This is a predicted structure of a 374-nucleotide RNA (Bacterial RNase P class A) from a marine sediment metagenome. The RNAcentral record of the sequence draws on MGnify. The prediction has a mean pLDDT of 77. It matches the Rfam family "Bacterial RNase P class A". A reference for the family is Frank and Pace (1998), "Ribonuclease P: unity and diversity in a tRNA processing ribozyme", Annu Rev Biochem. Gene Ontology terms of the family: tRNA processing, ribonuclease P activity and dimeric ribonuclease P complex. Of the family's consensus pairs, 94% are formed in the model.

RNA sequence: CAGAUCAAACGAUCGCUGGGUCAACUUGGUUGGCCUGGAGGAAAGUCCGAACACCACAGGGCAGGGUGCUCCAUAACGUGGAGUCGCGGUGACGCGAAGGAAAGUGCAACAGAAAGUAUACCGCCCGGUGCUCGAAAGAGCGCCAGGUAAGGGUGAAAUGGUGCGGUAAGAGCGCACCAGUUCCCCGGGUGACCGGGGAAGCUCGGUAAACCCCACCCGGUGCAAGACCAAAUAGGGAAGUGUUUGAGAACGGCCCGUUCGAGCUUCCGGGUAGGUCGCAAGAGGUGGCAGGCAACUGUCAUCCUAGAUGAAUGAUCGUUACCCGAAUCAGGGCAACUUGAUCCGGGCACAAAAUUCGGCUUAUGAGCUGCUUU
Numbered sequence: 001c002a003g004a005u006c007a008a009a010c011g012a013u014c015g016c017u018g019g020g021u022c023a024a025c026u027u028g029g030u031u032g033g034c035c036u037g038g039a040g041g042a043a044a045g046u047c048c049g050a051a052c053a054c055c056a057c058a059g060g061g062c063a064g065g066g067u068g069c070u071c072c073a074u075a076a077c078g079u080g081g082a083g084u085c086g087c088g089g090u091g092a093c094g095c096g097a098a099g100g101a102a103a104g105u106g107c108a109a110c111a112g113a114a115a116g117u118a119u120a121c122c123g124c125c126c127g128g129u130g131c132u133c134g135a136a137a138g139a140g141c142g143c144c145a146g147g148u149a150a151g152g153g154u155g156a157a158a159u160g161g162u163g164c165g166g167u168a169a170g171a172g173c174g175c176a177c178c179a180g181u182u183c184c185c186c187g188g189g190u191g192a193c194c195g196g197g198g199a200a201g202c203u204c205g206g207u208a209a210a211c212c213c214c215a216c217c218c219g220g221u222g223c224a225a226g227a228c229c230a231a232a233u234a235g236g237g238a239a240g241u242g243u244u245u246g247a248g249a250a251c252g253g254c255c256c257g258u259u260c261g262a263g264c265u266u267c268c269g270g271g272u273a274g275g276u277c278g279c280a281a282g283a284g285g286u287g288g289c290a291g292g293c294a295a296c297u298g299u300c301a302u303c304c305u306a307g308a309u310g311a312a313u314g315a316u317c318g319u320u321a322c323c324c325g326a327a328u329c330a331g332g333g334c335a336a337c338u339u340g341a342u343c344c345g346g347g348c349a350c351a352a353a354a355u356u357c358g359g360c361u362u363a364u365g366a367g368c369u370g371c372u373u374u
Stems, first nucleotide, its partner, number of pairs: 001370003005366002008320007016038010040350001044361002047359005052222004064218005069083005084098001085096004099213002104211002106207002121152002123148003127144007160178006179203002181200008226277004236268006248260004284303008322347004327342006
């Protein structure tokens, strides 16, 4: 540095929860006995992709969102495998939103003359002109107008590098070599791309997790989905019965009586509380064989492995295992140190299902294997 593994074991006591069975009690149900099942590698974050369910939906487009090297894998993915290219590391190896900046628009603090239709501050050079020196030729110091990107300076970034020629001085201005870009040809590869050869002075700055352009993909809500049973309430429907021929109600139980009086009864339906299902045999696990570099796929055998809902799966004690520290003894080594045994003390993580799968990310204890460097 990479990979795979385990997540303590056994016994005793006391508990929790699903299922089965038996018994007791007041039906429902409750309690008790016995048997049996009972968290994870991440169950976590809820970040992607699906299954499943309901809603929406002729088809196409716009808007919006996502993805962005290649090939393969897969139910699917923003995931994985094998590669390409680039970057980092002495190395094993790791990392990369890795299409387009010669379509358009925008942005760039400070510094700097100038941050793009690039630019002239210092410097260098030609010309004009003023002053000074000088006999003159000319030289020096200024000013004006130009040329120049070689040299200096600023910056994260300033128009490729070296050399020769060229020029007033310079410059791909020209040439040679090197680097890059674009185009063409040949060879290898499924492909990204790689190797070789040639042509063109082509040298066109950066930024797209800025707008944008290009290619591809995308309906919404989530098991509190949803289905069924069904106390209660409102409104609704049907039948029966009743309105001076008085249903029904009140006057504490019954009869009479008095008062009020247009509804009353039954059923259907409605669907709140509550309950049942969804709900665990599945893109399932393990092993062998076959194909493939691998991810993965096929086939055969075998296994059944939580299903709670104010939410169970735990606690204590003992022994063993593992780790850390101290001590003693023995062996090895020049030494640092190391191996084994005994004993004492301490520690044993992160964290717990909630419809189910495939991933990613994050948290975390221990030992193992291989490789790298010293």